[in-house]
């Protein structure tokens, strides 16, 4: 000094004038006004992708089904499809990064094109041609031919061609055989486990795709602040259609039968019992209070734990609008980048006093300061994003 990785802050600052929300006490002509006094958007508030808290509704338990989500362990959390660590594939020289990561031997699909063939899949170019056949030569030898038979090791297509490499065998090949690697099983060691590790056994091969359908474990009730409640005020306690029923005891109550409340059983519980259900058309109500901000909260110390985080203990209160409050206008600073300027630092040459001016720094002078607004909270993911600052690693050069 360069280049890269990963993590944290941070997200202009000050005054001044003039406009605004709330909360709290006053104070007045008391619901309208004054003036004080505190506090007012974000790391993502966005996306509505997941998890909750709250809040109502579904009668409730069990058990099956429909749909739906997650998908190596192990921890954390209210919980999560989220975070931590750890295993394994992959990718990088590394620090580090990704992972929708169980199952193809329970089925079903799909692998365009190209190619001779993409899954009980072949012979295009090719190479044998020992053994049968044909032909030459005196000749059973030896040569030729490539018919018949063999054959996938060479080569081509292609993402992928029935494990690599090599050496032996062979007519010419081939796990056919060996050795080494892959792959599988299995004992034993380590580890809480995923896993990994020596050993030791088997030619082993049955391509790949589930972010295909499907199988296998697990996990899940719906709806949402426009949830609910409360007070006002007003309509039309509206009008039509269809299916079940309208049965017994009883003087009645009050019981039975039936019958209605989950997607279906079963058991409970609740309800009518003379009503239960379903569908269509129509009419008021759009006002105000209230949910509503103290929360699984923030921070400082300290304890355990490799981190996530979780105990203890001191402090702090930090929007609550409702067509929707936190602006505008000025000036100074402050941060970056252009352009110019000079050499009084800093640097660099010759020397003691000059000289440069590429970097810093200095002065002047333009521009720009990003993505972007709460709306019931909270923990997460994702995506946008100018400008800098700081800490740790990894790689490469020079120097010392």
């Nucleotide at each position: 000094c360069a280049g890269g990785g990963g993590g944290c802050c941070a997200a202009g600052g000050c005054a001044g004038c003039c406009g605004c929300g709330a909360g709290c006490a006053g104070g007045u002509u008391u619901u309208a006004c004054c003036g004080g006094u505190u506090c007012g958007a974000g790391g993502a508030a966005a996306g509505u992708c997941c998890g909750g808290g709250c809040u109502c509704c579904a009668c409730g338990a069990a058990g099956c089904a429909a749909g739906g989500g997650u998908g190596g362990c192990g921890g954390g959390u209210a919980a999560c499809g989220c975070c931590c660590g750890c295993c394994g594939u992959g990718c990088g020289c590394a620090a580090g990064c990704a992972c929708a990561g169980g199952g193809a031997a329970a089925g079903u699909g799909c692998c365009a094109c190209a190619g001779a063939g993409a899954g009980u899949a072949u012979a295009c170019c090719g190479c044998c041609g020992a053994u049968g056949g044909a032909g030459g030569c005196u000749a059973a030898a030896c040569c030729u031919c490539a018919c018949a038979g063999g054959c996938a090791a060479g080569g081509g297509u292609g993402a992928a061609a029935g494990g690599g490499u090599g050496c032996g065998g062979u007519a010419a090949a081939a796990g056919c055989g060996c050795a080494c690697c892959g792959g599988g099983g299995c004992u034993c060691u380590g580890g809480u486990a995923a896993c990994a590790g020596c050993g030791u056994c088997c030619g082993c091969a049955u391509g790949g795709c589930a972010a295909a359908c499907c199988c296998c474990a697990c996990c899940c009730g719906g709806a949402g602040c426009a949830a609910g409640g409360c007070c006002a005020a007003a309509u039309a306690g509206g009008g039509g259609u269809c299916u079940c029923g309208c049965g017994c005891u009883g003087a009645a109550a009050a019981g039975c039968a039936g019958u209605g409340g989950c997607g279906c059983u079963u058991c409970g519980c609740c309800g009518c019992g003379a009503g239960a259900g379903a569908c269509c058309c129509g009419g008021g109500u759009u006002g105000g209070c209230u949910g509503c901000u103290u929360g699984a909260g923030c921070g400082g110390c300290u304890u355990g734990g490799c981190a996530a985080c979780a105990g203890g203990u001191c402090g702090c209160c930090u929007a609550g609008a409702u067509g929707a409050a936190u602006g505008g206008c000025u000036g100074c600073c402050c941060u970056u980048g252009g352009c110019g300027g000079g050499a009084a630092g800093g640097u660099c040459c010759c020397u003691u006093g000059g000289g440069a001016u590429a970097c810093c720094a200095c002065c002047g002078u333009c521009a720009a300061g990003a993505c972007a607004g709460a709306a019931c909270c909270c923990g997460g993911c994702u995506u946008a994003u100018g400008c800098g600052g700081c800490c740790c690693c990894c790689u490469g050069a020079c120097g010392c």
Molecule: Bacterial RNase P class A
Organism: Erythrobacter sp. HA7-11